[in-house]
RNA sequence: GCGAAUGUAGUCCAGCGGUUAGGACGGGGGCUUCCCAAGCCUCUGACCCGGGUUCAAAUCCCGGCAUUCGCACCA
Numbered sequence: 001g002c003g004a005a006u007g008u009a010g011u012c013c014a015g016c017g018g019u020u021a022g023g024a025c026g027g028g029g030g031c032u033u034c035c036c037a038a039g040c041c042u043c044u045g046a047c048c049c050g051g052g053u054u055c056a057a058a059u060c061c062c063g064g065c066a067u068u069c070g071c072a073c074c075a
Base pairs, nucleotide, nucleotide: 001071002070003069004068005067006066007065010025011024012023013022018055026044027043028042029041030040031039048064049063050062051061052060
């Protein structure tokens, strides 16, 4: 340089174009307990960036960026 895949919370993952983006771990508070752990309740916080299509985009399209993989280059 070329091609492909992926990008959603602090971490790991869901999410046919259609109600308020969901789960687990984590963090705050509470219940329980002699204490811890476990369990239960509650709160917390996210769609990589820009544009397009559409009545409606996390989802489809284009560009960019980042990561991973393959190929190429390597004086």
The RNA shown here (transfer RNA) has 75 nucleotides and comes from a Methanobacteriota archaeon. Model confidence (mean pLDDT): 80 of 100. It matches the Rfam family "tRNA". Gene Ontology term of the family: triplet codon-amino acid adaptor activity. It was read from a public genome assembly. NCBI's taxonomy places the organism under Archaea, Methanobacteriati, Methanobacteriota.